Source information:
Predicted 3D model of an 845-nucleotide part of an RNA (large-subunit ribosomal RNA, domain II) from Ceratopteris richardii. Model confidence (mean pLDDT): 80 of 100. Its Rfam family is "Eukaryotic large subunit ribosomal RNA". The RNAcentral record of the full RNA draws on Rfam.
Context: one part of a larger RNA
RNA sequence: GUACGCGCUUCUGCAAGGAUGCUGGCGUAAUGGUAGCUAGUGACCCGUCUUGAAACACGGACCAAGGAGUCAACCUUAUGUGCGAGUGCCCGGGCGUAAAACCCCAGCGCGGAAUGAAAGUGAACGUAGGUGAGAGCUUCGGCGCAUCACCGACCGAUCCUGAUGUCCUCGGACGGAUUUGAGUGAGAGCAUAUAGGGUUGGACCCGAAAGAAGAUGAACUAUGCGUGUGUAGGGUGAAGCCAGAGGAAACUCUGGUGGAGGCUCGCAGCGGUUCUGACGUGCAAAUCGAUCGUCAAACAUGCGCAUGGGGGGCGAAAGACUAAUCGAAUCUUCUGGUAGCUGGUUUCCGCCGAAGUUUCCCUCAGGAUAGCAGUGUUGAUCCCAGUUUUAUGAGGUAAAGCGAAUGAUUAGGGACUCGGGGGCGCUAUAUUGCCUUCAUCCAUUCUCAAACUUUAAAUAUGUAAGAAGUCCCCGUUUCUUAACUGAACGCGGACGCUGGAAUGUCACAACACUAGUGGGCCAUUUUUGGUAAGCAGAACUGGCGAUGCGGGAUGAACCGAACGCGAGGUUAAGGUGCCGGAGUGGACGCUCAUCAGACACCACAAAAGGUGUUAGUACAUCUUGACAGCAGGACGGUGGCCAUGGAAGUCGGAAUCCGCUAAGGACUGUGUAACAACUCACCUGCCGAAUGUACUAGCCCUGAAAUGGAUGGCGCUCAAGCGUCCCACCCAUACCUCGCCCUCGGCGCUGGCUCGGCGCGCCGAGGAGUAGGCGGACGUGGAGGUCGGUGACGAAAGCCUAGGGCGUGAGCCCGGGUGGAACGGCCUCUAGUGCAGAUCUUGGU
Numbered sequence: 001g002u003a004c005g006c007g008c009u010u011c012u013g014c015a016a017g018g019a020u021g022c023u024g025g026c027g028u029a030a031u032g033g034u035a036g037c038u039a040g041u042g043a044c045c046c047g048u049c050u051u052g053a054a055a056c057a058c059g060g061a062c063c064a065a066g067g068a069g070u071c072a073a074c075c076u077u078a079u080g081u082g083c084g085a086g087u088g089c090c091c092g093g094g095c096g097u098a099a100a101a102c103c104c105c106a107g108c109g110c111g112g113a114a115u116g117a118a119a120g121u122g123a124a125c126g127u128a129g130g131u132g133a134g135a136g137c138u139u140c141g142g143c144g145c146a147u148c149a150c151c152g153a154c155c156g157a158u159c160c161u162g163a164u165g166u167c168c169u170c171g172g173a174c175g176g177a178u179u180u181g182a183g184u185g186a187g188a189g190c191a192u193a194u195a196g197g198g199u200u201g202g203a204c205c206c207g208a209a210a211g212a213a214g215a216u217g218a219a220c221u222a223u224g225c226g227u228g229u230g231u232a233g234g235g236u237g238a239a240g241c242c243a244g245a246g247g248a249a250a251c252u253c254u255g256g257u258g259g260a261g262g263c264u265c266g267c268a269g270c271g272g273u274u275c276u277g278a279c280g281u282g283c284a285a286a287u288c289g290a291u292c293g294u295c296a297a298a299c300a301u302g303c304g305c306a307u308g309g310g311g312g313g314c315g316a317a318a319g320a321c322u323a324a325u326c327g328a329a330u331c332u333u334c335u336g337g338u339a340g341c342u343g344g345u346u347u348c349c350g351c352c353g354a355a356g357u358u359u360c361c362c363u364c365a366g367g368a369u370a371g372c373a374g375u376g377u378u379g380a381u382c383c384c385a386g387u388u389u390u391a392u393g394a395g396g397u398a399a400a401g402c403g404a405a406u407g408a409u410u411a412g413g414g415a416c417u418c419g420g421g422g423g424c425g426c427u428a429u430a431u432u433g434c435c436u437u438c439a440u441c442c443a444u445u446c447u448c449a450a451a452c453u454u455u456a457a458a459u460a461u462g463u464a465a466g467a468a469g470u471c472c473c474c475g476u477u478u479c480u481u482a483a484c485u486g487a488a489c490g491c492g493g494a495c496g497c498u499g500g501a502a503u504g505u506c507a508c509a510a511c512a513c514u515a516g517u518g519g520g521c522c523a524u525u526u527u528u529g530g531u532a533a534g535c536a537g538a539a540c541u542g543g544c545g546a547u548g549c550g551g552g553a554u555g556a557a558c559c560g561a562a563c564g565c566g567a568g569g570u571u572a573a574g575g576u577g578c579c580g581g582a583g584u585g586g587a588c589g590c591u592c593a594u595c596a597g598a599c600a601c602c603a604c605a606a607a608a609g610g611u612g613u614u615a616g617u618a619c620a621u622c623u624u625g626a627c628a629g630c631a632g633g634a635c636g637g638u639g640g641c642c643a644u645g646g647a648a649g650u651c652g653g654a655a656u657c658c659g660c661u662a663a664g665g666a667c668u669g670u671g672u673a674a675c676a677a678c679u680c681a682c683c684u685g686c687c688g689a690a691u692g693u694a695c696u697a698g699c700c701c702u703g704a705a706a707u708g709g710a711u712g713g714c715g716c717u718c719a720a721g722c723g724u725c726c727c728a729c730c731c732a733u734a735c736c737u738c739g740c741c742c743u744c745g746g747c748g749c750u751g752g753c754u755c756g757g758c759g760c761g762c763c764g765a766g767g768a769g770u771a772g773g774c775g776g777a778c779g780u781g782g783a784g785g786u787c788g789g790u791g792a793c794g795a796a797a798g799c800c801u802a803g804g805g806c807g808u809g810a811g812c813c814c815g816g817g818u819g820g821a822a823c824g825g826c827c828u829c830u831a832g833u834g835c836a837g838a839u840c841u842u843g844g845u
Stems, first nucleotide, its partner, number of pairs: 045060004061845006071201013086110003092104003114121002129151005136143002153184002155181003158177003165170001204344002207341001211334006222307009233265003236261001240257007269294003274290002277288002310326001312322002347777006357370001359368003371517002373514007384504001389465005399455001400453002406449003411444001413442003417439001419437004424433001469495004474490004479486001520544004525539005549560003564740007574730003577714003583727001585726006597716001608702003612699010629686005635659003641653002665680001669678002741767009778834001780831008789823002798818004803814004
């Protein structure tokens, strides 16, 4: 618990199980090993800057070779070695095989003495002091290294004091000070090597825009000068001249001639407008076509010469031009200029493991400083603490309060004091009574406060929980007391390893050296600005960053849980129709959506509605018969009064009675010009049990629009939806058990002989990681030593290899093939020592 059954505990009995370890048997072309291929499942592209990258952020086609923390000096810390109050040979000398090695003195460096600006002075009261802690030793009384804390002594400086002396202004004894020193106090250094760090040097590598010095250029182009050359054919028709005509004349007119012009049309030339044509890996690092400007001149052009030749020139001025270069040419050098900026920075394994905060900075893309991290040393091992308890403090937040103070604030009530307004009463004779209103006072009432508060939390926080203690006796003192009273301090004695709980392999303290970091971001809660924000700024804690794993379809941060390599078992979060491992499990409700719904963060929906349905609450009606339905009645005074052209229940106004009744309004609507007629309220008959109104909240619906698509998809309707409960099942790198690896800690061990100590055996715990630190290894070139190493008698190297093996790994060894002359192991030393990236360099494809 309906039941089947399930969970936990205890006792008894029986049996079994258990490893990839060890060993034996069987088994060997195979159920084995390895490589390749195919298919399924999981799986986004590396590197990089970044809070955050698969990114529509940047670099990257592929391969080979090259390619980036080096060297020197000095300082500092640690460690090793040599000598040691010294140490370091190397100027020189000796010896020598005359280079080197070896030997030696002086000098010099550092050390051995400090202090003071300097003149100068200059470290023993003492068993080289005392007290406490203290390794260790001990005759168990005590003695006590180094070191630390405190006190005293000594030396120098500073400030006092100022004696004997004395040539009378020197001198500086004794004594002293809460002053000061990088001192003394029975030396510790010097040299060298390695590692870390620092500084200066190109200083890890590549990279500027700039700056400076000296040269080279006017074959392009700008301008000038000199000297040459070149420029069809037309048009227009200036001056001058000729002829004629007119006129007294000056001169004028007409017709010619003439051929001027920074004139005109236009070829060549020179130029270069438009098509924004062609071309655009071109014919060409500026071209081609058509079109266009100019075309006798400020024209075009050859040659020569020139320019203060680069902060210079030249410029009909565009910062144009000065050799495809110009808002300052080109070449070389200083120069590997500098870059707080970008990019890159090369083998493996193991242990630990961050920060984006403080302060300062011409600081905000950066540094220094503290913090956080690592390594080492020394000392602790009853010391410590992100815990609790007990005791005792500090506090003014949350809450609460406003019939408590301060401030704000609603409503009436009462009182009588004053002020404003009002009209009346009437003799109060002026503060009159009454009404009203505002203020005031009194007792209440409503609502509030970051810069209000009587009261007052929780959490957080200080101190204490003993030997450096408690108690007893005695003593010192200039303090204190009426007082040897007290207080502080001191000698001695007693108590004896213990003074609350839990935790514990260590977990603590001090010192030394040093890295990285100094852009942060997210979540719950609290909180400031802001209408708000995936907004900006804080606090506590936890995360991401630096981190994978299971879940949330997908996912930096959410939920679960943190990770050595394997095997088995069990769970968490989340799930169990199919995709998909596990229930088409059980029980009870709800829901139908022509836009259903479907799981935190989270990928939205509101106010307001619904006679959709469900559950409920309140108040009414009802067997004296309600509600709904059907049927009957719905009258008289009276055409009530007023108003109206009219108004008889029903345009409108005021009023709204009486009678008869079962009941019937001076009428709820329709209607008429006004009546009429119908209807309703109201009553009754039939019927026979519930009915009406208002509201609450579950699901559902409306509210709800814009490219076609998303409960993850399919799909699902007594669900595979929503709500409540139960049982079973699924699986994480979590938990449990076992084996192995590594790290750390603890314990044990020299024996019959030899080897073996950087060892062996046993037990326990732990294992994430970016920047970064530390440790141990692998590989490469060269050098010394060693193996009387390997090799032309074909096992040299190199290269190839579905052959075998060792190591966690970097890698290494062996076999086979090829190859044809050198090469390796071990111990040391040394370095131009390891590549995927740098729009890297060169070559190749």